Molecule: Glycine riboswitch aptamer
Organism: soil metagenome
């Protein structure tokens, strides 16, 4: 480094409505977009290009519990 298992793991309506499809509000921590210096190309303060998050969009996802769950710890297996 990956791959399995065990423990912690937040944030937002148990809203409204309906035979059915909806409706209005929020929320970032699966996933996915976007952006800075810096690098590079270039004669360039042009202009391209190349890149990071827990910043940011909310597409998707989500908003009692449960489930999921970014990330963390321990262990296990594989590989260099």
């Nucleotide at each position: 480094a990956a791959u399995c298992u065990c423990u912690g793991g937040a944030g937002a309506g148990a809203c409204c409505a309906u035979g059915a499809c909806g409706g209005c509000g929020c929320c970032g921590a699966a996933g996915g977009g976007g952006c800075a210096a810096g690098g590079c190309u270039g004669a360039a303060c042009a202009a391209g290009c190349u890149u990071a998050a827990u910043c940011u969009c909310u597409c998707a996802g989500g908003c009692a519990a449960a489930a999921g769950g970014a990330c963390a710890g321990a262990g296990u297996u594989u590989g260099a």